This is a predicted complex of two RNAs, RNase P RNA and transfer RNA, with 498 nucleotides together. The coordinates come from a structure-prediction model, not an experiment, and the mean pLDDT is 78. It holds a member of the Rfam family "Bacterial RNase P class A". About the family: Ribonuclease P (RNase P) is a ubiquitous endoribonuclease, found in archaea, bacteria and eukarya as well as chloroplasts and mitochondria.
RNA sequence: UCAGCAGGCCGGAUGGCCGCUCCGCCAGUGCCAGCGUAUCGGCGGGCGGGGAGGAAAGUCCGGGCUCCAUGGAAGAACGGUGCCGGAUAAUGUCCGGCGGGGGCAACCCCAGGGACAGUGCCACAGAAAGCAAACCGCCCCGCAUCUUCGGAGACGAAGACGUGAGGCAAGGGUGAAAGGGUGCGGUAAGAGCGCACCGCGUCUUUGGUAACAAAGGCGGCACGGCAAACCCCACCGGGAGCAAGACCGAAUAGGGGCGGCGCGGCGGGGCGACCCGCCAGUCCCUUCCAGAUGAGCCGCCCGGGUUGGUUGCAUGAGGCGUCCGGCAACGGACGCCCCAGAUGAAUGGCCAUCGCCUCGCCGCUAGCGGUUCGCCGUUCGCGGUGAGGGCACAGAACCCGGCUUACAGGCUUGGUGGCAUA
RNA sequence: GGGCGGUUAGCUCAGCUGGAAGAGCGCCUGGUUUACACCCACGAGGUCGGCAGUUCGAGCCUGUCACCGCCCACCA
Numbered sequence: 001u002c003a004g005c006a007g008g009c010c011g012g013a014u015g016g017c018c019g020c021u022c023c024g025c026c027a028g029u030g031c032c033a034g035c036g037u038a039u040c041g042g043c044g045g046g047c048g049g050g051g052a053g054g055a056a057a058g059u060c061c062g063g064g065c066u067c068c069a070u071g072g073a074a075g076a077a078c079g080g081u082g083c084c085g086g087a088u089a090a091u092g093u094c095c096g097g098c099g100g101g102g103g104c105a106a107c108c109c110c111a112g113g114g115a116c117a118g119u120g121c122c123a124c125a126g127a128a129a130g131c132a133a134a135c136c137g138c139c140c141c142g143c144a145u146c147u148u149c150g151g152a153g154a155c156g157a158a159g160a161c162g163u164g165a166g167g168c169a170a171g172g173g174u175g176a177a178a179g180g181g182u183g184c185g186g187u188a189a190g191a192g193c194g195c196a197c198c199g200c201g202u203c204u205u206u207g208g209u210a211a212c213a214a215a216g217g218c219g220g221c222a223c224g225g226c227a228a229a230c231c232c233c234a235c236c237g238g239g240a241g242c243a244a245g246a247c248c249g250a251a252u253a254g255g256g257g258c259g260g261c262g263c264g265g266c267g268g269g270g271c272g273a274c275c276c277g278c279c280a281g282u283c284c285c286u287u288c289c290a291g292a293u294g295a296g297c298c299g300c301c302c303g304g305g306u307u308g309g310u311u312g313c314a315u316g317a318g319g320c321g322u323c324c325g326g327c328a329a330c331g332g333a334c335g336c337c338c339c340a341g342a343u344g345a346a347u348g349g350c351c352a353u354c355g356c357c358u359c360g361c362c363g364c365u366a367g368c369g370g371u372u373c374g375c376c377g378u379u380c381g382c383g384g385u386g387a388g389g390g391c392a393c394a395g396a397a398c399c400c401g402g403c404u405u406a407c408a409g410g411c412u413u414g415g416u417g418g419c420a421u422a
Numbered sequence: 423g424g425g426c427g428g429u430u431a432g433c434u435c436a437g438c439u440g441g442a443a444g445a446g447c448g449c450c451u452g453g454u455u456u457a458c459a460c461c462c463a464c465g466a467g468g469u470c471g472g473c474a475g476u477u478c479g480a481g482c483c484u485g486u487c488a489c490c491g492c493c494c495a496c497c498a
Stems, first nucleotide, its partner, number of pairs: 001418003005414006012354007020051007030043003053393001057404002060402005065241004070290006078237005083097005098112001099110004113232002118230002120226003135172002137168003141164003145160006180198006199221001200219008245311004255302007264279006281293003304497003318337008355391004359386006366379005423494007432447004441478001449465001451463003471487005
């Protein structure tokens, strides 16, 4: 200097004027409501303070919180996760490692358990697609024909072609995939048939918490792929969601129709309506235990009223800094800080200066192309100028931890490779 | 704010243990008719919403993004 890799951070700045919203304080009665005469509430006024994000987004995961007479244990069903270890409130997230793949490297990617528990699928092509098979091909043997050679001949030898019975799986061809690969030996031709190395399986030892790795022995290879097909194994999961839920106020018709389940038993009391106790039954799969309930409940449809307020609701797995433990994710101690709270929904608008991007014009330097040597065109860079245009993605809605997706431009840290120079 | 469902021909919809996608209406051409309609025959028309992944192979399985639609207020 060029190219590339990984991480962190910012994401317009300053000032003035005018607004919006929340909180606190003050003044005081300008307006409203109310009547308790103490004062308080709302609107308005003054002062002070706070006021969007790294994704607030998608709602894809995980929690907190709240409600649902259910809760606990075991199981079934359904859904999810899936190398190993750790972190965490929890996770499908994160960290560290292992294995596989890619890259010269820095580094990146992987839903990465099980296919000797079972079922299923592997289209087309191909001979054969799953406890293999033989189309072309290679080889041996028999038979027939022909040719050549030898022979007087019978016949023999060799070759070609055909045919029959076999052997083979090396080569060709099909396919995504054809029952290890390379080499040597071997054979009629071949083949793990034999051997060496590599791969695979299995056993042992060693290292490691483990995934796994290394070494050695044995086995001639028996065991194809698909589980983001059913499934098996291990682990996790009750459902609904702040429009959850709680309280206050206002108003209305505490309404009607259809359907479903139930209104059971025993004992005691009472003249009786009824009350009490126990048990069935019920408590959105089953069993057991505990608890509740034990007489009304549920679903659908048609209607009635309101469109208000408070709370939940911002002190929290909170933020920042220092130190300690840990390779790290993260955890611990101490100190400091309080940091949005709207509800048709605030966080903005205008002006000035600056910054950045883009466009136009002018000038300069360098390169390239053309040239009638006067210059012309084009590219990069630098400078100036313009009442020029623009400032990414996007906006809290109960709150957190992640993931994913969108994002103009910029800052910064640490590795890697190439070239040049010292 | 929260919870669900869908996207396949111009329109309305099928398709499922994954093997190159159909139906009806519409459209084109021809026939029939004096002509039109009905009818008959033939034909065209599809990146299966986009992008990735799993698989030999994806409309179908998985992830992600986009778009469209539906439901949920309180009181008695």